c-di-GMP-I riboswitch aptamer from a soil metagenome, 75 nucleotides, folded computationally. The prediction has a mean pLDDT of 80.
């Protein structure tokens, strides 16, 4: 953090697979995106079959703050 260039990410929506579920993971296709890279540390938000342990297990980093990391740059 510029209506610059290179490059990079991939929402929603299909197909497939896993999971109970939130959700992932792969293809496809592009809303967006300067940390949308990677951390559940803090709030939030969601989820839970079986079981009753909810003062647990768990998702979500493209919600928001913190941490570590990093391309490319005009004035």
């Nucleotide at each position: 953090g510029a209506u610059a260039a290179a490059g990079g990410c991939a929402a929603a929506c299909u197909c497939g697979c896993c999971g109970c579920g939130a959700g992932g993971c792969g293809a496809g296709c592009a809303c967006g995106c300067a940390a949308a890279g990677c951390u559940a540390g803090a709030g939030g938000u969601c989820u839970c079959a079986a079981g009753c342990a909810c003062u647990g297990a768990g998702a979500c980093a493209g919600c928001u703050c913190g941490g570590c990391u990093g391309c490319c740059g005009a004035a």